A computed fold for an 88-nucleotide RNA from a Candidatus Aminicenantes bacterium, annotated as c-di-GMP-I-GGC riboswitch aptamer. It was read from a public genome assembly, where an Rfam model found it. Of the family's consensus pairs, 90% are formed in the model. Taxonomically the source falls in Candidatus Aminicenantota (Bacteria, Bacteria candidate phyla).
Formats: sequence, C1' cells, structure tokens
RNA sequence: GUUGAUAAAGGCAAAUCAACCGAAAGGUUGAGACGCAAAGCAAUGGGUCUAAGGCGCGCAAAGUGCUAAGACAGCCGGGCUGCCGACU
Repeated sequence: GUUGAUAAAGGCAAAUCAACCGAAAGGUUGAGACGCAAAGCAAUGGGUCUAAGGCGCGCAAAGUGCUAAGACAGCCGGGCUGCCGACU
C1' cells in the first nucleotide's frame, strides 16, 4: 500500500424485557444476541421517523395538512480515526 477467510485475540450488540428521561420519534443503564471488519466518531449531502409548540382547514369540538425544531451513524454516499490477520 492492497485486502477481509469459515482463522485467531479482543470488541460492538438487533428484536424483546425492566427501570429511568422525553410530547413523540427516540435515548441511557441492566438483562439479552439478530447480526456487524469499522455496528468506532461526527447529522456534511440524500433519505427515513416524530411533531408537545407554531401556522392553516374546521363556528367549535373531534379530526387533519404544513412546519420551527428534534431523532436515526445498525438506510445510502462522502469525511475523520482505528484492532487483528493475509498478500505485497
């Protein structure tokens, strides 16, 4: 520098359950393993989800549309960092 085997050391942990936080999406911790070679980091491009609050529709209530904002890195790109092995 290239690469990731069905190897090996070590690592992470989906669903689900419990407690807590949040309006919600979702998050944290513990249990738990579907999977993962970046399933390490960051919302930068696209995407998806939420919508208490705000603005509409509605006489109003119910309901509903849009949205400030928030969430997801285990949706896809690109960025940064890195363990082990193989080959050069």